[in-house]
Molecule: c-di-GMP-I riboswitch aptamer
Organism: Gemmatimonadaceae bacterium
RNA sequence: UAGUGACGAGGGCAAAGCCGUCGAAAGGCGGCGACGCAAAGCCACGAGGCUAACGCAUCACUCGCUGAUGCCACGCCAGUCGAGCUGUCGCG
Numbered sequence: 001u002a003g004u005g006a007c008g009a010g011g012g013c014a015a016a017g018c019c020g021u022c023g024a025a026a027g028g029c030g031g032c033g034a035c036g037c038a039a040a041g042c043c044a045c046g047a048g049g050c051u052a053a054c055g056c057a058u059c060a061c062u063c064g065c066u067g068a069u070g071c072c073a074c075g076c077c078a079g080u081c082g083a084g085c086u087g088u089c090g091c092g
Base pairs, nucleotide, nucleotide: 003091004090005089006088012037013036017032018031019030020029021028022027035079041085042084045082046081047080048077049076050075055071056070057069058068059067060066061064
């Protein structure tokens, strides 16, 4: 130290669901909880996905801080994949 594995030792994270909380939502955070994970540590750079408050367009009406539909990320997802950065132990 490339690579490879997670048997041993010591450990780590925590899906769904439920509760609380923030948020328009997606989703985040905290608690409980473990489906899984050897980077399920970090990072929205590339691909992809989710949401659509604001905005824009169209339509309707009781003409309003109105409603419906469509588009849109400046909002998210790293537990979708790739790139980048960092990292425990064994073998090597």